[in-house]
Molecule: small-subunit ribosomal RNA
Organism: uncultured Bacteroidales bacterium
RNA sequence: AGAGUUUGAUCCUGGCUCAGGAUGAACGCUAGCGGCAGGCUUAACACAUGCAAGUCGAGGGGCAGCGGAUAUGAACCUUCGGGUUCUUAUGCCGGCGACCGGCGCAAGGGUGCGUAACGCGUGAGCAACAUGCCCGCAUCAGGGGGAUAAUCCGGAGAAAUCCGGUCUAAACCGCCAUGAUGACAUAUUGAGGCAUCUUGAUAUGUUUAAAUUUUCGAAGGAUGCGGAUUGGCUCGCGUAACAUUAGAUAGAUGGUGUGGUAACGGCACACCAUGUCGACGAUGUUUAGGGGUCCUGAGAGGGAGGUCCCCCACACUGGAACUGAGACACGGUCCAGACUCCUACGGGAGGCAGCAGUGAGGAAUAUUGGACAAUGGAUGGAAAUCUGAUCCAGCCAUGCCGCGUGCAGGAAGACGUUCCUAUGGGAUGUAAACUGCUUUUGUACCGGAGCAAUAAGUGCCAUUCGUUGGUAUGAUGAGAGUACGGUAGGAAUAAGCAUCGGCUAACUCCGUGCCAGCAGCCGCGGUAAUACGGGGGAUGCGAGCGUUAUCCGGAUUUAUUGGGUUUAAAGGGUGCGUAGGCGGCUAUUCAAGUCAGUGGUGAAAUGCCCGUACUAAAUAUGGGAAGUGCCAUAGAAACUGAGUGGCUGGAAUGUGAACGACGACGGCGGAAUGUGUAGUGUAGCGGUGAAAUGCAUAGAUAUUACACAGAACACCGAUAGAGAAGUCAGCCGUCGAGAUCACGAUUGACGCUGAGGCACGAGAGUGUGGGGAUCGAACAGGAUUAGAUACCCUGGUAGUCCACACGGUAAACGAUGAUAACUUACUGUCGGCGAUAUAUAGUCGGUAGUAAAGCGAAAGCGAUAAGUUAUCCACCUGGGGAGUACGACCGCAAGGUUGAAACUCAAAGGAAUUGACGGGGGCCCGCACAAGCGGAGGAACAUGUGGUUUAAUUCGAUGAUACGCGAGGAACCUUACCCGGGCUCGAACGGUACAGGGAUAUGGAAGAGAUUUCAUAGCUUGUAAAAGUCUGUAUCGAGGUGCUGCAUGGUUGUCGUCAGCUCGUGCCGUGAGGUGUCGGCUUAAGUGCCAUAACGAGCGCAACCCUCAUCUAUAGUUACCAUCGAGUAGCGUUGGGGACUCUAUAGAGACUGCCGCCGUAAGGUGUGAGGAAGGUGGGGAUGACGUCAAAUCAGCACGGCCCUUACGUCCGGGGCGACACACGUGUUACAAUGGCAUGAACAGAGAGGGACGAAGCGGCGACGCGGAGUAAAUCUAUAAAUCAUGUCUCAGUUCGGAUUGGAGUCUGCAACCCGACUCCAUGAAGUUGGAUUCGCUAGUAAUCGCGCAUCAGCCAUGGCGCGGUGAAUACGUUCCCGGGCCUUGUACACACCGCCCGUCAAGCCAUGGGAGUUUGGGGUGCCUGAAGCUCGAGACCGAAAGGAUCGAUCAAGGGCAAACCGGAUGACUGGGGCUAAGUCGUAACAAGGUAGCCGUACCGGAAGGUGUGGCUG
Repeated sequence: AGAGUUUGAUCCUGGCUCAGGAUGAACGCUAGCGGCAGGCUUAACACAUGCAAGUCGAGGGGCAGCGGAUAUGAACCUUCGGGUUCUUAUGCCGGCGACCGGCGCAAGGGUGCGUAACGCGUGAGCAACAUGCCCGCAUCAGGGGGAUAAUCCGGAGAAAUCCGGUCUAAACCGCCAUGAUGACAUAUUGAGGCAUCUUGAUAUGUUUAAAUUUUCGAAGGAUGCGGAUUGGCUCGCGUAACAUUAGAUAGAUGGUGUGGUAACGGCACACCAUGUCGACGAUGUUUAGGGGUCCUGAGAGGGAGGUCCCCCACACUGGAACUGAGACACGGUCCAGACUCCUACGGGAGGCAGCAGUGAGGAAUAUUGGACAAUGGAUGGAAAUCUGAUCCAGCCAUGCCGCGUGCAGGAAGACGUUCCUAUGGGAUGUAAACUGCUUUUGUACCGGAGCAAUAAGUGCCAUUCGUUGGUAUGAUGAGAGUACGGUAGGAAUAAGCAUCGGCUAACUCCGUGCCAGCAGCCGCGGUAAUACGGGGGAUGCGAGCGUUAUCCGGAUUUAUUGGGUUUAAAGGGUGCGUAGGCGGCUAUUCAAGUCAGUGGUGAAAUGCCCGUACUAAAUAUGGGAAGUGCCAUAGAAACUGAGUGGCUGGAAUGUGAACGACGACGGCGGAAUGUGUAGUGUAGCGGUGAAAUGCAUAGAUAUUACACAGAACACCGAUAGAGAAGUCAGCCGUCGAGAUCACGAUUGACGCUGAGGCACGAGAGUGUGGGGAUCGAACAGGAUUAGAUACCCUGGUAGUCCACACGGUAAACGAUGAUAACUUACUGUCGGCGAUAUAUAGUCGGUAGUAAAGCGAAAGCGAUAAGUUAUCCACCUGGGGAGUACGACCGCAAGGUUGAAACUCAAAGGAAUUGACGGGGGCCCGCACAAGCGGAGGAACAUGUGGUUUAAUUCGAUGAUACGCGAGGAACCUUACCCGGGCUCGAACGGUACAGGGAUAUGGAAGAGAUUUCAUAGCUUGUAAAAGUCUGUAUCGAGGUGCUGCAUGGUUGUCGUCAGCUCGUGCCGUGAGGUGUCGGCUUAAGUGCCAUAACGAGCGCAACCCUCAUCUAUAGUUACCAUCGAGUAGCGUUGGGGACUCUAUAGAGACUGCCGCCGUAAGGUGUGAGGAAGGUGGGGAUGACGUCAAAUCAGCACGGCCCUUACGUCCGGGGCGACACACGUGUUACAAUGGCAUGAACAGAGAGGGACGAAGCGGCGACGCGGAGUAAAUCUAUAAAUCAUGUCUCAGUUCGGAUUGGAGUCUGCAACCCGACUCCAUGAAGUUGGAUUCGCUAGUAAUCGCGCAUCAGCCAUGGCGCGGUGAAUACGUUCCCGGGCCUUGUACACACCGCCCGUCAAGCCAUGGGAGUUUGGGGUGCCUGAAGCUCGAGACCGAAAGGAUCGAUCAAGGGCAAACCGGAUGACUGGGGCUAAGUCGUAACAAGGUAGCCGUACCGGAAGGUGUGGCUG
C1' cells in the first nucleotide's frame, strides 16, 4: 500500500466481499512448564448453609460461665509437714455471657435498576451554608434531684416474643446557679464592597453549659474563636436518537408576605400580576449511569465505558420518617405489596446487587480454601479483639510475555509410503538408523531465603522531668520447605492446528458423478474435480491453531481534513421576499472574535521519553514532558466585528431615444368548416391496402346565391422577437409593465443569496353558469385478425371555447439553481449608439454556429462554460421493495406534499468499442426473381426413410448440409440382429516350459451342422547336435461392430470458389479499439487506378497444373493409305510410303496487343479488323481465417469406462425383403413430333485370363454345343435416336405395361421365405396431374443409346463415365431467397430460434389493512386511604411535664372512568419478493412491425389502448 466481482472486451460510476488490528469472549481439534494479569457481558432471577461490625471492665450495676485465692465437708495417698480429687460458700482477685452507657455501625465491600439530569466533566461562585473524630488558642466544670435495664417475683404464648410487679447504678435524664468574645434586639459611629450587603468599635437589654474515672502521670467533659478535612447549594460551557413528536406550561413565570431549612430558592402556603419555554428544537417517545481512560485510525474521526481510580444512583418492590456531626441508612425501624419459610392455624420469620456456595437462565465465567504475618480500618490508655477490606493459595491456555520438546556428524540417498513417460526415475530426505556431545525442563536427594518494620520490656543518651523524645537490643510468617542454589542419572518426560482454484504462501493420485458435499466474494460438483471426501506432499503459525460474534480500518462509501448533482443517484416548475449567511473604496475609535506573554487549574493511575528492580521479557516502580482544554490577567491592532465620518466604481433614481406574438379589457375583419333556405342537376356519394358500416330517388355528392353559428388566425414566419417560468401570433384602440441604449444630473453600499412564507404556474381534471362550428376520450357500428376490448373506417358524448372559483402537476428540459469577476479566436443575426444616409471601422445589450487553452469516464462543453475563482440556497449516497405503507397537512373529488421498514439481489447503471441483428438506408452479385424449356406433386412399379409389426425386423445418417445416404451390389457367407446347439488359450498371431510323435491324406459311423469317433497309411531338413512344424497341457500377452464423435486423431459436409481474413512498423485513442481494409471510379475478384497517417507484407483471388479446340516440328505400330507395284468376289490384304487422318512428345498461339469513341488513370465500349479461338476461350483439379460441441469410436487409429465358461467365438435355421399407412428420390407411361414392321447409316470411352469369347450348328427365345482370336490402337461387342417405305387413325386403342397363370433358361452346395432372364397367355391404374415445388443460360436443357465398378448370379430403373441429335429465353433488379461492402439504431453478445412485459395458476417468505381479542406504558379526573412528619383537639391517665386517644392537610397503595401511546394476536383481505423447464397474449428493445416516453382523464383478461398538452432520451 491494495485486491476480487457488472462487460464479448473497455473506461467510468457504484455497491458487495477479502487481506490488518482488537476482545471480560464462546465453540472445535490439540496441549510440556513458568511469570504477570483476568474471570456471570444473560435473570437488579430466586436463594439452603457458614462467615462479612464490632469494641470499651481505665463509664456503670453486676457475676451466668472460666481461672485463682480463702474457707467448709468428703474420699484417697502420706516421708504425717502435707498432697491430690470432688462438693459447697465468698465478687476477694484475674477477667467476663447477658444488661445500662460511650464510640463505631453513613466507612470499607457490591451492583448499574433508575436517571437525557447541574447526573457527570470542566471552569467559576456562596456577601446564602454545615462539618463528629484531628490540630492550635481562650475560658469553665458550683449545687441539687429523677428515672430505668439487668437481677428477682409472677403471668401469656407452639414459637417469635410480650406483659405486670418490686429494687437499683452510671459519663443515663432533668432542675438551680455561674458565664461571653456566642446568639438575638435597639442605638451611635468608622471602614469596605459585588445589587441584595459585609465588617469593626461602643452602650443597653434578653438568653443558653458541663461528667466523671484515676495507678495522681493523665484521660475524658462544657462554651467560644481559628485551622484542616469532608460535605451542601448556585451558575457558564460541554455531554444520545427521532420533527412521521410543534407547540408546551396553573406552582406554571414573576412580585409582596409568611412558614420551613445548616443554607439560598415556589421549597411550601396566602394574595397580586400573566407571564415563562420553543425551529440555536421546547414538549413528547425511545435508548443510556457519567468521566479518567480503552480499541482502531497517518490524522481528523469512529466505536466502547469490563478490570483499576473519581463522581452518581440503588440495596426484594413502593412509601415514610426516627436516631445521629453525617442516613431518609445493603447485613436499622415503621407501613403497604409480591414471594419464600415455620406454625399447635391463633400467629410469626426473611431479604447474598458483601465473600464463598446452590438452583435457574445461558454459547459462556472459578473454592461453601488459608491468615490477620504485612497494609489499612473500628474500639480501647494499652495488651488486644474484630475485619470474606486486604494479603495469599486453589480452578480455567481467557489474554500478554518467556522457556522447552535437543545439538553436531551421518548417502548419489536404506525400509516403508507416494507419484511417474515404470528393466527405471522423482518425492518424503540428513529425515531415520548409527556415532559423538549437551542437560534447560522433568525425576530423586541436600541446602534454603527476602517479605520483619517493630510492640511490650530492657540498656544508654537527651530532656521542658511527663506513662516524654531519640538510639541500641528485642517476640511474631498465612503463603511455604515455596522462590532460589547444589548434586546424581539419562535424549531421556514433551507437537499440534489450519490451509493449498483466484484474491492468498502452498499440487498431485484415488473415490464420487449437479449425488454426496464445499463456499468470505467470484464460484466448484452433470465420468479424466489442483475447489467435494481420503492418501501422499507442500505452505503458514506454533502450545497453540482455526471458526463464530462484535468494533475500528481498508471505505475519499457522509468527504472539516476529503466527494458530488448535462447523460451514472442528485438543481427546487418559476419568481418575490422574512429570518439567517455573505458583502465595495477610505479615515478614525473600541477591543467581542483573533494573536502572542504571564498566573491558576487540567487528581492519581494509564499512554510517551529517560532510568531502576525482578537472570531477560511481560510486569512493577522513580523522574520528566505532555494533557492540544477551561478560568483569570496585563498587552497588540493587520484582518473580521461594533461605533463615527467621508467616497463613487456596485445598486437605484432621473432625462431622452428607440424595441417587441409582454399582460388586461373592448371593438372590427376576411378565408375555411358546418348548418339552414332557395335554385341548377342526376345516381351515386363517401371511405379504404381492399372493403363495409354510413349518406342518397322523401333527390344526396357536386355547383350557385343568401343567411346563421362557433372556433382558429394562411402568406409574412425566420437555429427571428418578448417574458421569471408556464407561455405569447389577424387588425385597431384604451390601460399597464419591462429589459436595452445614450447622457452622467441625483442618492450614497441602499447589495447578493434566500430555510420557512407568499404569489404565479401547460395540459388533463373538478364545481357553477353560458356556449357548442370543428376535432373528439368513453361508447356504438363496420373492417382486419387465431382473437383485436387496438392500429384503419363511419358516427359520436364529456371535453375542446367564455366567465368566476378550485386544483398545483409534466421529458414544467438547456434533463445544466442564482449572483459577481477573470480567460485565445473566427463567422452570422436582432435592438441601440456611432455628426447627414438603410454605407462603414468601432462599441453596448441579446441570440446562434465553429474552434484554442482548459475541463470531462467519454459523448461533449468551450465568454450564454460542463474552464478558473468567490458567496448563498436546493438536492444525492447500490438495485428492487417504493415515491409504496402508516401518520400528518392540503383538496369538493381525482389526488397532491411530506415519506419509511421488513424482505430480497450482487449487481443495477453511464459513455464509448467490436460484432450480430432490423418487417432501417445506400451500392452490388448469384438460375435468386423475371423470361423460357423440361420435370416433381396425381397413376403403376423400383428404391430409401418414418411409423407399425416382430423372436429379430442389427446399427448409423434427420431443415438447408438425412431419406437410389454409409451399401461400388443382404439367397448361405456378408451379418453386427433373433432362436437353438457347441467351445473356454479360446476363430487368428507371438513368447516360455513340459509331454507326445506326429503333420497330413483316404475311408466308415453318429449328428441339422459345428464337431466327435473308428480304421488304414504316415514327419521334414541336417552327418550329428539341433532346428522347423503339428497336437495337447500350463502360463504371459487375447478378443469385443460393447459405451462415450460432448475426451480425440484422421477424413468429410455446409456457408462458398463467397471475396474475404490478418500481420509488422508508424500514427490516433486513458482504454477496448481504430487506421491500413475507408472515399471516388473500376472489376468475376480487397481485380486494379486515383486520392489518402499511413507504408509495406502474409493467407485467399488471379496465374502456374491437367484436358478439349488451331497450327508447327519430331516419331510412325497394332493406327493411316495420297503416289508406285502385287493380289482379291470384296477389304491397307500385301510390297512399300511418312504425304493426310490419327497416335504422343515438344513447341507456337490471346496480351484489350491494334483501330475508333468515352475516361486523369485503371478500364469500358464496338455484332471493328485480324484470328481456330476475344476480353477469365470451354471444362477440371485447386476450398483463406473461421462457423455449425455439424457427421463418423460401424472404415481405420486412439484416451477413459465396461464384459471375460461371455457383451468373446463356432455352427444350423430365421431375420435385415414384414405392411393399414405417410414422405423423399427415381423408372415407365398416359401416345400420332407416336406405336409396330421391314430396310439403310454414323460414335466415343472403357473392360477382358477360373476372363472376353468369334465363325459355325441347335433352340421361337433366354440359352446350349463349340472354341478361331486376344494379357489387346491387333481379338471380342448389331450403337440408338435418325433416315426410307408400309401400317395403325384418336380408341383405354396395334397406347400403356403392372399383376397373375403356365412352361422354361442360367448362376450357384442351395433360388420356399428371397435371384435374374426367356416364351405363351393375362392386360390393372393411367387420357398430362390441386396447393405447392425442382433443374437448367450452349454443345447447355431436352432426348438417344453405349460402357465400367461391385459381382458366382442379381433384385442396376441406382452410381460413375462416354459419345449421338440438339433448342428456347434473359425487358430488367421492384419483389422472394442467399451473399458482399458502407452507414444507422439496439435494452441483443448462447448474439432475433435474441431479449423481454403484465394478468392468471402453484409453493414459500416478510409486510399493510382488518370486526375485534389480549397485554404493557405514562398521565388526567373521581372514590378510598396504611405508616409517618406537621398542625389541632385532648372529657381518659398523670401532681405536673407529658402521654394515650381522636381529627385535619399531605400521602404510598387499591378501586372506578374516559381518552392517549406501544406490543402480540385475528376470520378475511391488499399489494410485494423469491422459486430449471405451467397458462394467456406479445407491451418494450430495430422505424420492435401503430416511434417511444412524461403528466392527466376514460376504458379494457393482461401486458395495454385512446384522447389532450408536452419532450427527443